[in-house]
Context: one part of a larger RNA
RNA sequence: GAUGAACGCUAGCGGCAGGCCUAAUACAUGCAAGUCGAACGGAAUAUAGUUUUCGGAUUAUAUUUAGUGGCGCACGGGUGAGUAACACGUACAUAACUUACCCUCAAGAGGGGGAUAGCCUUGGGAAACUGAGCGUAAUACCCCAUAGUAUUAUUGAACGGCAUCGUUUGAUAAUUAAAGCUACGGCGCUUGAGGAUAGAUGUGCGUCUGAUUAGCUAGUUGGUAAGGUAACGGCUUACCAAGGCGACGAUCAGUAGGGGGCGUGAGAGCGUGGCCCCCCACACGGGUACUGAGACACGGACCCGACUCCUACGGGAGGCAGCAGUAAGGAAUAUUGGUCAAUGCCCGGAAGGGUGAACCAGCCAUGCCGCGUGAAGGAUGACUGCCCUCUGGGUUGUAAACUUCUUUUGGAUGGGACGAAAAAACGGGAUUUAUCCUGGACUGACGGUACCAUCAGAAUAAGCACCGGCUAACUCCGUGCCAGCAGCCGCGGUAAUACGGAGGGUGCAAGCGUUAUCC
Numbered sequence: 001g002a003u004g005a006a007c008g009c010u011a012g013c014g015g016c017a018g019g020c021c022u023a024a025u026a027c028a029u030g031c032a033a034g035u036c037g038a039a040c041g042g043a044a045u046a047u048a049g050u051u052u053u054c055g056g057a058u059u060a061u062a063u064u065u066a067g068u069g070g071c072g073c074a075c076g077g078g079u080g081a082g083u084a085a086c087a088c089g090u091a092c093a094u095a096a097c098u099u100a101c102c103c104u105c106a107a108g109a110g111g112g113g114g115a116u117a118g119c120c121u122u123g124g125g126a127a128a129c130u131g132a133g134c135g136u137a138a139u140a141c142c143c144c145a146u147a148g149u150a151u152u153a154u155u156g157a158a159c160g161g162c163a164u165c166g167u168u169u170g171a172u173a174a175u176u177a178a179a180g181c182u183a184c185g186g187c188g189c190u191u192g193a194g195g196a197u198a199g200a201u202g203u204g205c206g207u208c209u210g211a212u213u214a215g216c217u218a219g220u221u222g223g224u225a226a227g228g229u230a231a232c233g234g235c236u237u238a239c240c241a242a243g244g245c246g247a248c249g250a251u252c253a254g255u256a257g258g259g260g261g262c263g264u265g266a267g268a269g270c271g272u273g274g275c276c277c278c279c280c281a282c283a284c285g286g287g288u289a290c291u292g293a294g295a296c297a298c299g300g301a302c303c304c305g306a307c308u309c310c311u312a313c314g315g316g317a318g319g320c321a322g323c324a325g326u327a328a329g330g331a332a333u334a335u336u337g338g339u340c341a342a343u344g345c346c347c348g349g350a351a352g353g354g355u356g357a358a359c360c361a362g363c364c365a366u367g368c369c370g371c372g373u374g375a376a377g378g379a380u381g382a383c384u385g386c387c388c389u390c391u392g393g394g395u396u397g398u399a400a401a402c403u404u405c406u407u408u409u410g411g412a413u414g415g416g417a418c419g420a421a422a423a424a425a426c427g428g429g430a431u432u433u434a435u436c437c438u439g440g441a442c443u444g445a446c447g448g449u450a451c452c453a454u455c456a457g458a459a460u461a462a463g464c465a466c467c468g469g470c471u472a473a474c475u476c477c478g479u480g481c482c483a484g485c486a487g488c489c490g491c492g493g494u495a496a497u498a499c500g501g502a503g504g505g506u507g508c509a510a511g512c513g514u515u516a517u518c519c
Stems, first nucleotide, its partner, number of pairs: 001518003005515005012371006018364002020329001025327003029324003034071003039068002043064009078282003088206007097199002102195007110144004120133005150175011180187002208254003215245003220242008257279004261272004284305005307318004335361001337360003343357001344355004374405004385395004411455005419446001426439005463508005468489003474503005484491002
């Protein structure tokens, strides 16, 4: 000098930031991922109409809800346990790869079928849940057709390179597509090529400590073949060979998420990785795959384990390292708050819906910065206190009293924002029909907050540590190697500037000291 700090004493205000460093311990409760009726068939309610055997049936519109289906749920948010590794950083490579939604281009969308949920009927169960039957729809599922710069196999040519080869262009054969909705404007669907974005993989270099760890390795190292993958590869398997790594530190052990950065320092360096950003890993402990463009998936599934809860004892349910909050641990770390107004994200044609992301508010001197606790005048140098060489003097001290002034802050009253002008909808216009321009309206959690004006009144506001030397600041009393102090040197045994108190002084100041850690 610094800190995600803590503790002691003290405490007026504001702005900006930060806030479980310990038990990756266990969690009550609420919320944190939904959305689409312009994919589909129903149900309920309301209104209006038609009909009626007065039970009802049916049509239209609106709203709500469960189900099938689509997209999202792989993002966003949390944590740092593991990991010394191509995890990260940096530079290359992929002639070994994938990419939903988005953009551009090309081609297409013909015909048919069988189910199933919901609903209804009925059964089992305490519950979680689940069985059977009747019958139904789709952008759900299946079959046929068509098809190439797609895929596979065979076979030519040209150009090029980086070893396997790459690119372009031919021929033959085989295989594989589609879905509708509509307000008729459009929105979707299928195949292929390219782009964009995002990812995957490989490699060079860098990346803590220990040799009181010296040898390590059997899918181990390489080859052939097959399987698997988006893709290369012992990635996996069979067979064959006997290799591979290591004092340039293998292996083993310990510690640790990495980087941008941050602290300190003139620098070299040393230390560190909290907040913010990028990457990685994890989601009660361990394992596995499914779905999907993408996961081996925090608020999905299955299995094993530990733990907790419910139970009618037969069986079930759960996972806060999301936001709050609770218990525990600890020196120690906050509200079971508001709003989707803005910014973004998901769904939707849109209106809109959702969003503990986000934006705000609450708590805490935890830090940084700013402001205030008054200003000017005022000597009978007042009183008190303290000290002394004591009828007196010194100091406290312009300090107070007193006079004049100001009103930050606080109080009262009144006014009162920026952030929000778009997007969408509605009206008008232009147009390349994608869109663009324009008009008037709508929308604020924060918040009656910030800010502004007026009013009265010095009124509402100072402490903490130190004073032997280092180190700025001295006397008196008490104590008597006691009580005590102390960062180092050292003080204290009867005149202690070093202990305790007082007066005075020094330093910093809404803080001041102490402790811990780093330079």
A computed fold for a 519-nucleotide part of an RNA from an uncultured bacterium, annotated as small-subunit ribosomal RNA, 5' domain. It matches the Rfam family "Bacterial small subunit ribosomal RNA". Rfam links the family to the GO terms ribosome and structural constituent of ribosome. The coordinates come from a structure-prediction model, not an experiment, and the mean pLDDT is 83. The full RNA is in RNAcentral, with records from ENA, Greengenes and SILVA.